The part of an RNA shown here (small-subunit ribosomal RNA, central domain) has 351 nucleotides and comes from an uncultured bacterium. The prediction has a mean pLDDT of 85.
Context: one part of a larger RNA
């Protein structure tokens, strides 16, 4: 020297289960593959390299010498790392008690508003804008008052709250169902940590079949504005938004930050636990655990904004991705897909 990076400059895979593989807590014993130490062979000469010498010098040559980082054997060495056996409880998992949660699935129920239909009261008007018009209303709209229908969505509570790997979740009740946590410390005894393949889940729109349609609304009309107005705004209004099932698999799937474990000042809010003080109880207050937030020139990172125990500090293991700008996430070709399309992914030129 033995890259160097990834929050914003290029550059963390949507997210997670999980196989190979990669790596792996304490401890004794034994091996002796890696390791290290030592011996013998072999590493061809020439060329490179030190020193010396020979041509008048220097190129050129010649002689010795280290060098030749390597490979085989044989010997020895046992701290690390592999392998073989034994043992532990702190990782890692069961159990057992407790409580919180909009976690997930199906079913059920109910209120409040909008729309619409039927009666009733009432009458010229509504409605809509920056202003208006299309629009609806004398065949009784608009308001209001009572009945009915149907589909969506879940007001207050609601909080920088909370669950959930992530996409995401919010009436209420009932069945089923994952997961954290907190306390205990019977149990097993590294059973662990990432993770190419692989497979599962993935917001919106979007397709397929069948259903359903209140309210909203692309395409679409029509009314305005305009110099035009294929727009903004306004009447109206089909997909479509809803359900089942079945593709799609992609978003600024963002904390733009991959997982895990350790180590490094505090202050302050808040949720979920548990222990302790005081107290007649509660409220407080004081210590833990686990989550979410806000501060911070503690230190330390940073190009700077900022990060700061929820790191962008400080190590260590895996894994994914980058390597000047367009071209281009394009062609080509290969899996997918019912299609739109994904995914994988160049080059020529050119600056």
């Nucleotide at each position: 020297c033995u890259g160097g990076g990834c929050g914003u400059a290029a550059a963390g895979g949507g997210u997670g289960a999980g196989u190979a593989g990669g790596u792996g807590g304490u401890u004794c014993u034994g091996u002796a593959a890696g390791u290290u130490g030592g011996a013998u062979g072999u590493g061809a000469a020439a060329g490179g390299u030190a020193c010396u010498g020979g041509c008048u010098u220097a190129a050129c040559c010649a002689g010795u010498g280290a060098c030749a980082u390597g490979c085989a054997u044989c010997c020895a060495a046992a701290a690390c790392u592999g392998c073989a056996g034994g043992a532990c409880u702190u990782g890692a998992g069961u159990g057992g008690u407790g409580g919180a949660g909009a976690g997930g699935u199906a079913a059920g129920u109910g209120g409040a508003a909008u729309u619409c239909c039927u009666a009733g009261u009432g009458u010229a008007g509504c409605g809509g804008u920056g202003g208006a018009a299309u629009g609806c209303g004398u065949a009784g709209a608009u308001a209001u008052u009572a009945g009915g229908a149907g589909g969506a969505a879940g007001g207050c509570c609601a909080g920088a709250g909370g669950c959930g790997a992530a996409g995401g979740c919010g009436a209420c009740u009932u069945a089923c169902u994952g997961g954290a946590c907190a306390c205990u410390a019977a149990c097993u005894g590294a059973c662990a940590c990432u993770g190419a393949a692989u497979c599962a889940c993935g917001a919106a729109a979007g397709c397929g079949u069948g259903g359903g349609g209140a309210g909203c609304a692309a395409a679409c009309a029509g009314g305005a504005u305009u110099a035009g107005a294929u727009a903004c705004c306004c009447u109206g209004g089909u997909a479509g938004u809803c359900c089942a099932c079945g593709c799609u698999g992609u978003a600024a799937a963002c904390g733009a930050u991959g997982g895990a474990u350790a180590c490094u000042a505090g202050c302050u809010g808040u949720c979920g636990g548990a222990g302790g003080u005081a107290u007649c109880g509660a409220c407080u207050c004081c210590u833990u655990c686990g989550g979410u937030g806000g501060c911070g020139c503690a230190a330390g990172c940073u190009a700077a904004c900022g990060c700061g125990u929820u790191a962008a500090g400080u190590a260590u293991c895996c894994c994914g991705c980058c390597u000047g700008g367009g071209g281009a996430g394009u062609a080509c070709g290969g899996c997918c897909g019912c299609a739109a399309g994904g995914u994988u992914g160049a080059a020529a030129c050119u600056c």